[in-house]
RNA sequence: GCCCGAGUGGCGGAAUUGGUAGACGCAGCGGAUUCAAAAUCCGCCGGUGCAAGCCUUGCCGGUUCGAGUCCGGCCUCGGGUA
Numbered sequence: 001g002c003c004c005g006a007g008u009g010g011c012g013g014a015a016u017u018g019g020u021a022g023a024c025g026c027a028g029c030g031g032a033u034u035c036a037a038a039a040u041c042c043g044c045c046g047g048u049g050c051a052a053g054c055c056u057u058g059c060c061g062g063u064u065c066g067a068g069u070c071c072g073g074c075c076u077c078g079g080g081u082a
Base pairs, nucleotide, nucleotide: 001081002080003079004078005077006076007075010026011025012024019065028044029043030042031041032040046055047054048053058074059073060072061071062070
């Protein structure tokens, strides 16, 4: 250089044919329980904002009524090849 694969909350990891983005687990926060803790149970848990709302799937574009998903370019990581 060329070919293939991957990139989603703090972390791992789902999202079936393009149709509510973030299921489930871990971590974290609040509570119950305990003399106190561990364990267990319940609730919350992307960003911004006082709120309404706006933004969010590596980045920038495109297609579409609608994109994590399809198309183009780029970046990063892994593998293959001379």